[in-house]
RNA sequence: AAACCGAAAAGGCAUACCUUGGGAAAUCAAGGGGCGCAAAACUAUAGGGGCUUCCUCUUCCGAUGAAGAGUUGCCAGCCAGUUGCCGAA
Numbered sequence: 001a002a003a004c005c006g007a008a009a010a011g012g013c014a015u016a017c018c019u020u021g022g023g024a025a026a027u028c029a030a031g032g033g034g035c036g037c038a039a040a041a042c043u044a045u046a047g048g049g050g051c052u053u054c055c056u057c058u059u060c061c062g063a064u065g066a067a068g069a070g071u072u073g074c075c076a077g078c079c080a081g082u083u084g085c086c087g088a089a
Stems, first nucleotide, its partner, number of pairs: 005087002012037002017032006035077001041082003047079002049075003055070006
């Protein structure tokens, strides 16, 4: 010095839930909150996976409806890719 790794210190982020607003929904933004996090930073057609279904089609049902396909979006705090702070054992 680097890799693995994760003690300390500094700084950072913020689950569930609540309020307000957007959206058909998944979910998002702001505020509160703090479960946890060394990548809980960034990347969502051009890796995998998950979620949703305004709308269209097909099938089923006596019917409100249900299932499947297309389609619409969403999730980086699921894995992954890229970058990256500190330095005890």